[in-house]
Molecule: transfer RNA
Organism: bacterium
RNA sequence: GCUGCGUUAGCUCAAUUGGUAGAGCAGUUGAUUUGUAAUCAACCGGUUGGGGGUUCAAUUCCCUUACGCAGCU
Repeated sequence: GCUGCGUUAGCUCAAUUGGUAGAGCAGUUGAUUUGUAAUCAACCGGUUGGGGGUUCAAUUCCCUUACGCAGCU
């Protein structure tokens, strides 16, 4: 220098012919218990890495850029 993959909640990860983002863990509250743990229920938490484009509509398609990993030269 070139190519491919990845980037989504605090963490680990989902989300297909493009249709308005969810789970587990963690956190908070409540129930249960003499109390703790465990269990159960609810809640909280996201400008989907940044920017631009296409579209009625983009996590998804296109371009560019940043970071990480891998391969080639």